[in-house]
RNA sequence: AGAGUUCAAUCCUGGCUUAGGAUAAAUGCUGGUGGCAUGCUUAACACAUGCAAGUCAGAUGGGAAGUGGUGUUUCUAGUCAUGGACAGGUGAGUAACGCAUAAGAACCUACCCUUGGGAGGGGGACAACAACUAGAAAUGGUUGCUAAUACCCCAUAGGCUGAGGAGCAAAAGGAGGAAUCCGCCCGAUGAGGAGCUCGCGUCUGAUUAGCUUGUUGGUGAGGCAAUAGCUUACCAAAGCAAUGAUCAGUAGCUGGUCUGAGAGGAUGAUCAGCCACACUGGGAUUGAGACUCAGCCUAGACUCUUACAAAAUACAGCAAUGGGGAAUUUUCUGCAAUGGGCAAAAGCCUAAUGGAGCAAUGCCAUAUGGAGGUAGAAGGCCCAUGGGUCGUGAACUUCUUUUCUCAGAGAAGAAGCAAUGAUGGUAUUUGAGGAAUAAGCAUUGGCUAACUUUGUGCCAGCAGCCGUGGUAAGAUAGAAGAUGCAAGCGUUAUCUAGAAUGAUUGGGUGUAAAGCAUCUGUAGGUGGCUUUUCAAGUCCGCCGUCAAAUCCCAGGGCUCAACCCUGGAUAGGCUAUGGAAACUACCAAGUUGGAGUCUGGUAGGGGUAGAGGGAAUUUCCGGUGGGAUAGUGAAAUGCGUAGAGAUCGAAGGGAACACCAACAAUGAAAGCACUAUGCUAGGCCGACACUGACACUAAAAGAUGAAAGCUAGGGGAGCAAAUGGGAUUAGAUACCCCAAUAGUCCUAGCCGUAAACAAUGGAUACUAAGUGCUGUGCAUAUCGACCCAUGCAGUGCUAUAGCUAACGCGUUAAGUAUCCCACCUGAGAGUAUGUUCACAAGAAUGAAACUCAAAGGAAUUGACGAGGGCCCACACAAGUGGUGGAGCAUGUGGUUUAAUUCAAUGCAAAGGGAAGAACCUUACCACGGAUUGACAUGUCGUGAAUCCUCUUGAAAGAGAGGGGUGCCCUCGGGAACACGAACACAGGUGGUGCAUGGCUAUCAUCAGCUCAUGCUGUAAGGUGUUGGGCUAAGUCCUGCAAUGAGUGCAACCCUCAUGUUUAGUUGCCACCAUUGAGUUGGAACCCUGAAUAGACUACCAGUGAUAAGCCAGAGGAAGGUGAGGAUGACAUCAAGUCAUCAUGCCCCUUAUGCUCUGGGUGACACACAUGCUACAAUGGGCGGGACAAAGGGUCACAAUCUUGCGAGGGUGAACUAACUCCAAAAACCCAUCCUUAGUUCAGAUUGUAGGCUGCAACUCGCCUGCAUGAAGCUGGAAUCGCUAAUAAUCGCUGGUAAGCCAUACGGCGGUGAAUUUGUUCCUGGGCCUUGUACACAUCGCAAGGAGGGGGAUGCCAAAGGCGGGGUUGUGACUGGAGUGAAGUUGUAACAAGGUAGCCAUACUGGAAGGUGCUGCUGGAUCACCUCCU
Repeated sequence: AGAGUUCAAUCCUGGCUUAGGAUAAAUGCUGGUGGCAUGCUUAACACAUGCAAGUCAGAUGGGAAGUGGUGUUUCUAGUCAUGGACAGGUGAGUAACGCAUAAGAACCUACCCUUGGGAGGGGGACAACAACUAGAAAUGGUUGCUAAUACCCCAUAGGCUGAGGAGCAAAAGGAGGAAUCCGCCCGAUGAGGAGCUCGCGUCUGAUUAGCUUGUUGGUGAGGCAAUAGCUUACCAAAGCAAUGAUCAGUAGCUGGUCUGAGAGGAUGAUCAGCCACACUGGGAUUGAGACUCAGCCUAGACUCUUACAAAAUACAGCAAUGGGGAAUUUUCUGCAAUGGGCAAAAGCCUAAUGGAGCAAUGCCAUAUGGAGGUAGAAGGCCCAUGGGUCGUGAACUUCUUUUCUCAGAGAAGAAGCAAUGAUGGUAUUUGAGGAAUAAGCAUUGGCUAACUUUGUGCCAGCAGCCGUGGUAAGAUAGAAGAUGCAAGCGUUAUCUAGAAUGAUUGGGUGUAAAGCAUCUGUAGGUGGCUUUUCAAGUCCGCCGUCAAAUCCCAGGGCUCAACCCUGGAUAGGCUAUGGAAACUACCAAGUUGGAGUCUGGUAGGGGUAGAGGGAAUUUCCGGUGGGAUAGUGAAAUGCGUAGAGAUCGAAGGGAACACCAACAAUGAAAGCACUAUGCUAGGCCGACACUGACACUAAAAGAUGAAAGCUAGGGGAGCAAAUGGGAUUAGAUACCCCAAUAGUCCUAGCCGUAAACAAUGGAUACUAAGUGCUGUGCAUAUCGACCCAUGCAGUGCUAUAGCUAACGCGUUAAGUAUCCCACCUGAGAGUAUGUUCACAAGAAUGAAACUCAAAGGAAUUGACGAGGGCCCACACAAGUGGUGGAGCAUGUGGUUUAAUUCAAUGCAAAGGGAAGAACCUUACCACGGAUUGACAUGUCGUGAAUCCUCUUGAAAGAGAGGGGUGCCCUCGGGAACACGAACACAGGUGGUGCAUGGCUAUCAUCAGCUCAUGCUGUAAGGUGUUGGGCUAAGUCCUGCAAUGAGUGCAACCCUCAUGUUUAGUUGCCACCAUUGAGUUGGAACCCUGAAUAGACUACCAGUGAUAAGCCAGAGGAAGGUGAGGAUGACAUCAAGUCAUCAUGCCCCUUAUGCUCUGGGUGACACACAUGCUACAAUGGGCGGGACAAAGGGUCACAAUCUUGCGAGGGUGAACUAACUCCAAAAACCCAUCCUUAGUUCAGAUUGUAGGCUGCAACUCGCCUGCAUGAAGCUGGAAUCGCUAAUAAUCGCUGGUAAGCCAUACGGCGGUGAAUUUGUUCCUGGGCCUUGUACACAUCGCAAGGAGGGGGAUGCCAAAGGCGGGGUUGUGACUGGAGUGAAGUUGUAACAAGGUAGCCAUACUGGAAGGUGCUGCUGGAUCACCUCCU
């Protein structure tokens, strides 16, 4: 000294929480010793029992004991005297002269100190006692006797009293041989102690604003120790209060205590001072002192006794008990010390006090051992299995004895010659013994020091705040370790600090909470210049005081410390007193600058009254005319042949005043606009004179106050809440349309609110500039106009310094200062209640409970918008062909099933994984089997291995038999293989793709995504990457607080298109010759392989800002990326995959692993997706004819010949492929038939006969022949692909271990179009900008209403009942409001939120809400104007 928590991130505002200290504490776990302190905070509840106030026999009369008697002695009830008013307890009451502080005068004082006097003479009683007697008792009654330091009278008096006269009023003795001592009475002082008065200080509430009748004062009287309405009679009518009276609530006050840097805040246990109280009220007596805690009387409630007449008691004394409570001790000891009462004294009494006991309740001290000791033991925990850690810690060796046990000695505290110690055989000390008797608690995610593992699985639980826990939890529970403190440690409660979070020190109010709607003005606060007085404030010195204790400083005593003792002291408060005179105030006098008055001008929608005017709407009348009009996105309701709308003319009525018109004027604000007039307020400018601080602000109060609304009376053209129709819609109590009433207008009243806003109170002064507009001056050698310069008053914009969280403000401050007022802390809520106002509607004032950890402001980056701008894409448009309708194929869903294995599900799943399920595959189901296993490694044993046959069985398997004897060798054995045995282990297409790697889809082949340095902003961030052009492109150029760089783009790679060079076999060509094969030759062409050239806006013209580039042209095989492919940035989707593979964790282990046979993955009402074939003449059938490319082939492709209608069968040349084979290309061309039909279209379905593959073709293959011949005649809403060798169409080929469900997928070539004027719209994307209450980011966020049941919590309260009235507590039930998880209904708000929103007001509706009227911008977009740069 700070820290955590609002956000995606940031800054701010602002609350909540936390770390410190403290306690009369309590509680959980634990607990060795000693010292010093402390110990009913609650029920001022009730109290058994004992004790806590007595003493004096030297005042007095008796009695008793004792003694043989006297005397002495001891004890004692009574009278007398003194003390029981102290000490001790408690804090109920009290908001007060109660307390604190500082003063005062009118008063009393026993005992004590000092001092002056005095005590003469008499008298009569009453207790005790005795007798009688009442009562249960407590307690008495009557009669009789008696003493005194008890009581009374007379005298006396340095006393008191209008001070003259006169009056009133005292006394007591005792002890002693004596000196003498103790007392008594009257005065006067002192000390100490009471009583009274007063200045100042002393909690909260105004939802308590008026209170008081002895009340305020006076006179007389009374009364008191004393003043006084203290009491009383009369008189007067006062006194207190916004500086808070009265009322209500709470509370003993203080020294001090805790905390804080301080100012402050909280508190008032122990100790000390004061006050009050003593079961609850009232009252007096006695006394120096009381209205009396352990006295009296009286009333009440409680308890106890009772013979029912009556009587007793009061622990808030010390112990103790019950009760209450989270919670607080022994029915102990002694008067030895200190102190108190009485006594002449010895002494007696003292639960005051000194001590001990109990309690870790607090503070302080001290111990639980010290040294050595690595085999780093055992054991625990973790582990990467190597080790690490607990850990020198223990064991072990050695040493010591605070403490402990035993034994010996043994205090001080005692004063005052002696005696006297409760504590206490205590403290202390000596000796012996033995490491012996002695460590826990909390935490371990961040704040906050300290981390791993196991269990659990949004469960159990934790939590001070944030938060944690849904199968890998450093946050739960356990363990091991660690950290912190330590005889304690945590928790809970409370106070303070942190909190500048009530701000004097030391905060704020444009947008976060917060400036009254505006003005006038009272109290109050503040106030110009000069001089004087005074000394209240202020300043300086000094006196007194603020008890002691405490705190602080110094010294000292307990071994130290806590604790105790002695001494000292600061600041500050109040009072007295002496001075100073600057400033403030006061007194007095002046002055003119603030303020005001007179005067001359001047501008203006300033106000108010009546008058006048034209344009427009509407109504009515008349003319013309003849069918629609009106309205909307589109319509309809409406109006119209009974003549509308349109047009012309005339008339009526009401309301509002176009253009000028302007961030122009004016007014305090609300507001104010046709014209002229009357009345009238204020401002500004100029100048002379006058007054002389007259000023500023402003609680209370008053005035004005848009719109709506209310009352009464008028008026009513247009508009228009409500309302009625018509539309829209799922609905439409709305938006749109047709009507229309209050109202809007006037007069007279009321209401008193608005986003009444500049969201900015008023006044004064100062602090750079620039530039508009309004009003009015001055100067410019003269007048007018213009220009230029300059002053005052207003009104705008830009901007410096400065301020601000930022936005922004910026001489019209939100800057720098002064003064005054108002106001300010989430939500509940401007609500409830009370009060005031109002005709009402309502307005003003204005809480709490519950609840939350946020709510909020400004700005940043994204995302989003039924916001804007620019740009792109087969995105649309322009075209072309499809899908969606039919049949079939394949896939998916659903359903079914023993199983229909699994995964994939918008684009980005669905002819996808699967480049091919009859068995196998296969993961699924049923049945049958084996259990170290089908597969791997290690150990042991046997045998080479392979092979053949038989029985049984669905097969797997089981059983039996036969054959064989290998290879290497150092002769021990070894390698490979098979079988057997036991254990480590194998195995898992079991789970988790939300634990993962890898791979992949998607946005998207979109043009973006970032960094370094610098600059900038408090920061998040920005700049760069934006702007102007250009591009397919963040491609390039240019400008620029940026300069550079990386990754993407492009290029480099492959294929195709052209040329050249080179190489010519199996390819090509020529000649010869042939039926043909072939042979010879060539390298010009084709082709193939390799190498290389070529294209770069290079050239010209135009355009462009000169540039980048664009456009057009030439040349060229190819021209602006030449065409196609591969290539996929940062990120997004917890996207997909644990079933390709790999892999953490979990799970199974005679089974979730392995194996066999059969079945299933092929089911079938249906729905969807992708395709094939068609619906025909641009066609189909038949016959003939022509032209490819690219592939594949030895477990193969297969020519030829032959056979079959055909699929196919037999035969098997050539080819390991530029040689041979698959192989026929088809659309196309020629000729011919069909002639618009469900057909010579289409081919599904079905029957039958065959073929092929294979162990096997039933479930479940393909192909062929013959026969059969379904739906279908171009397809609804909707939707898909494609921009050139593309679409469309035609065939060919390949892979997938037999065959094949391939109409699929991957390639190849043949034929070969149409359209793009363009970017308004749909979809997606990029950049800039704007709004946002979104950030899980619009599939977002989010306000409101309603029924029934249950729970929690607290607020208000009607009718009615009861009570004489008031107040308070509780709160069943009912109604309303708030909070509250999830749900229902709609979607009002946030984007222009889809009708911009909001404030006030009125009406209206399930609800949010809607509409009318005035206002605001805290409204997007577009346009224009003004001002500025």